């Protein structure tokens, strides 16, 4: 460098609940379950998700574009605790 223990010190936190943000998806803050050796970061390549304005259309919905969103959904790229097998 690799690899991943019925080890060691710890960590984080789908669901869900409060309270704030945003059009929404989802995000932040406390609480937290299921799990998670990178379930730290990073939107790069896949994918999946939302749809404000607009234009039809009086809802509802459709249509086509811009912006985003998820890294616990895969793959990648950066970093990192222990060191028992190997």
């Nucleotide at each position: 460098u690799u690899c991943g223990a019925c080890a060691a010190g710890g960590g984080c936190u789908c669901a869900c609940c409060u309270g704030g943000g945003g059009a929404a998806a989802c995000c932040c803050a406390g609480g937290g379950c299921c799990g998670c050796a990178a379930a730290g970061c990073c939107a790069c390549g896949g994918g999946u998700c939302c749809u404000c304005a607009c234009u039809g259309a009086c809802c509802c919905c459709a249509g086509a574009c811009a912006a985003g969103a998820c890294c616990g959904c895969c793959g990648g790229g950066c970093u990192g605790c222990c060191g028992a097998a190997g």